[in-house]
RNA sequence: AAAAAGGCAAACCUUUAGCAAUGGAGGGACGCAAAGUCACGGGUCAAAAGAUAACUAUGAUAGCCGGACUACCAAA
Numbered sequence: 001a002a003a004a005a006g007g008c009a010a011a012c013c014u015u016u017a018g019c020a021a022u023g024g025a026g027g028g029a030c031g032c033a034a035a036g037u038c039a040c041g042g043g044u045c046a047a048a049a050g051a052u053a054a055c056u057a058u059g060a061u062a063g064c065c066g067g068a069c070u071a072c073c074a075a076a
Base pairs, nucleotide, nucleotide: 007032008031012027013026014025015024016023017022030063036069037068038067040066041065042064043061044060045059046058049056050055
């Protein structure tokens, strides 16, 4: 690689937390060989509060990318 055993679960709907982005729970499957875990770097999103020109503390996103750690089966 091909198989085999399985795993996770997008959008959407219901509910809940939050100002929000978005997260949790249930239903549901677009997809995923790391769609397992981690905000370290970059990007993107939010910004009630602060500021006053179009900014930011702060928060979110791991299914945006890179990175770190761990991981099922198995030929060359």